Model confidence (mean pLDDT): 83 of 100. The RNA shown here (c-di-GMP-I riboswitch aptamer) has 76 nucleotides and comes from Sulfurovum sp.
RNA sequence: UAUUGAAAAAGCCAAACUCACUGCGAAGUGGGUACGGAAAGUCUAUGGAUCUCUUGUAGAUAGCCGGACUACCAAU
Numbered sequence: 001u002a003u004u005g006a007a008a009a010a011g012c013c014a015a016a017c018u019c020a021c022u023g024c025g026a027a028g029u030g031g032g033u034a035c036g037g038a039a040a041g042u043c044u045a046u047g048g049a050u051c052u053c054u055u056g057u058a059g060a061u062a063g064c065c066g067g068a069c070u071a072c073c074a075a076u
Stems, first nucleotide, its partner, number of pairs: 002076004012037002017032006035063001041069003047065002049061004053056001
C1' cells in the first nucleotide's frame, strides 16, 4: 500500500420509542434509550429510489441502493 474480516482488544455511531424545541410538511436538533452497524464517518449541482409541500435549478432521507473521498485494529 492492497485485499479480507470484526474472532480478540481499545473504541465509535445510534433504530424504534419518549421528552423539549424548530419546520406548512417530509423531517431535523438536544437528552434518555439501544434495534442494529466494519465505515450507521463525510459528500445529494453526484446516478437512481422513496417521501413532503408553497409543485420549484424547492425541500427531506447518507441507518434506501450505488458511487467518490477519508479512517481504528487484526490477518494475508
Rfam family: c-di-GMP-I riboswitch aptamer. About the family: GEMM was predicted in a large-scale screen for bacterial structured RNA regulatory elements.